Notes: The part of an RNA shown here (small-subunit ribosomal RNA, 3' major domain) has 465 nucleotides and comes from a Minisyncoccia bacterium. The RNAcentral record of the full RNA draws on SILVA.
[in-house]
Context: one part of a larger RNA
RNA sequence: AGGCGGGAGCUCGCACAAGCGGUGGAUCAUGUGGUUCAAUUCGACACAAACCGAAAAACCUCACCAGGGCUUGAAAUUCUAGUGAAAUCCCCGGGAAACCGGGGCUCCCGCAAGGCACUAGUUCAGGUGGUGCACGGCUGUCGUCAGCUCGUCAGGUGACUGGUUCCCUUAAGUGGGGAAACGAGCGCAACCUUUGUCGUCUGUUAUAAGUGUCAGGCGAGACUGCCAGGGUUGACCUGGAGGAAGGAGAAGAUGACGUCAAGUCAGCGUGCCCCUUUGAUGCCCUGGGCUACACACAUGAUACAAUGGGAAGUAACAAUGGGUUGCCAAACCGCGAGGUGGAGCUAAUCCCAUCAAACCUUCCCUCAGUUCGGAUAGGAGGCUGAAACUUGCCUCCUUGAAGCUGGAAUCGCUAGUAAUCGCAGAUCAGCAUGCUGCGGUGAAUACGUUCUCGAGCUUUGCACU
Numbered sequence: 001a002g003g004c005g006g007g008a009g010c011u012c013g014c015a016c017a018a019g020c021g022g023u024g025g026a027u028c029a030u031g032u033g034g035u036u037c038a039a040u041u042c043g044a045c046a047c048a049a050a051c052c053g054a055a056a057a058a059c060c061u062c063a064c065c066a067g068g069g070c071u072u073g074a075a076a077u078u079c080u081a082g083u084g085a086a087a088u089c090c091c092c093g094g095g096a097a098a099c100c101g102g103g104g105c106u107c108c109c110g111c112a113a114g115g116c117a118c119u120a121g122u123u124c125a126g127g128u129g130g131u132g133c134a135c136g137g138c139u140g141u142c143g144u145c146a147g148c149u150c151g152u153c154a155g156g157u158g159a160c161u162g163g164u165u166c167c168c169u170u171a172a173g174u175g176g177g178g179a180a181a182c183g184a185g186c187g188c189a190a191c192c193u194u195u196g197u198c199g200u201c202u203g204u205u206a207u208a209a210g211u212g213u214c215a216g217g218c219g220a221g222a223c224u225g226c227c228a229g230g231g232u233u234g235a236c237c238u239g240g241a242g243g244a245a246g247g248a249g250a251a252g253a254u255g256a257c258g259u260c261a262a263g264u265c266a267g268c269g270u271g272c273c274c275c276u277u278u279g280a281u282g283c284c285c286u287g288g289g290c291u292a293c294a295c296a297c298a299u300g301a302u303a304c305a306a307u308g309g310g311a312a313g314u315a316a317c318a319a320u321g322g323g324u325u326g327c328c329a330a331a332c333c334g335c336g337a338g339g340u341g342g343a344g345c346u347a348a349u350c351c352c353a354u355c356a357a358a359c360c361u362u363c364c365c366u367c368a369g370u371u372c373g374g375a376u377a378g379g380a381g382g383c384u385g386a387a388a389c390u391u392g393c394c395u396c397c398u399u400g401a402a403g404c405u406g407g408a409a410u411c412g413c414u415a416g417u418a419a420u421c422g423c424a425g426a427u428c429a430g431c432a433u434g435c436u437g438c439g440g441u442g443a444a445u446a447c448g449u450u451c452u453c454g455a456g457c458u459u460u461g462c463a464c465u
Stems, first nucleotide, its partner, number of pairs: 001465002003462003007459007015449002019413005026302008034293002042053002064288007073124001079121006089104006107115002126275002129273003135269002137264003140260001142258001147186006153162003166177003192252004197220007206211001223246001226240005304406001308365006321352003326345002331340003372403001377398007419441007
């Protein structure tokens, strides 16, 4: 100087407390461990691994397994020699295919060099093989916490210290005051984006029009500016006025020096090592596997009902988005999934999408394992796709399991938040209870900082460095 303490002081954080809703019990989905397997490819492991890489494992993906095949190779570069035929293509045979064998067709521009290819060699390729403890890049975490440093100067033999401590204040090393310090840098804040109010301009679309919900541009507005009190006459704090908004208005992007030899050689790049004239760790193909199942854990979905379930009605009321290999209207067929159909739309114009559900009104159910719950299973169908057996999604009929609110323990959330209700998108042929967004309805509580956890500053002790 740090680190640590079941030392102290001060301060903060959904950290506790106060509340609301969950998880832990049930069934299912997904991931992980374990076990099994020819293989169940690999990575990730407290917080900070476990709906994570994966924004889509039937083939492909694919790295794994079994079997079949190729060896200058699927793609790339150099050179030499030969050939202009060989390959592609067509036919026949073998084959699961890849591929192999046989037959057929066959060069171009040019004077030439050459181009294009094949064959045989050559330089080489190739590797999701190893090492993230050799690395780059990127990322997680402490933590959007308020810290981390430097120059000059000063103190000290020196390591080093002061500055950065102290008082007040702040979300903040934010600011004010004092002070052997004076300044500065990276962080904080601001500059950027979205949103909330108003004015003005423009108007493709919307609308019958007027118009301006709206869209885009420009501008105004919030600064403790004003008042009162407190405070050191300060920074600032408390209350008030006006205002759409008040003291950072709300949110996003933005992550200092560093920590964990944290994560990633399988996104990519890359050093070194290893495999590669033959049974390859390369390449191609068929099939399988990644989907197994006594069990354990994690994250979710659906419920256990009456603040509910069912039926009918009111075509009640959104926002974000996407669409030409696409979105697909009207109409018709089907109980339905869906099919036929073909208008419109490269989209403020048409479609997904009457854009929604919870909501509201009426009726039934009357506390039951039920008109709760929907697992499981049988049958019949639909869609995508060469192909749904392993192993897709959906519909209809039937079946109707566990489950009556969950032990110890544990998680999220402070406002348009939690809770609850649907909608859209990426990936994608098909497949969403996951993810990323969007809007609808819309709470309760915070006395306080003793305690738990984490963090900041100062100080103290130390068998630690």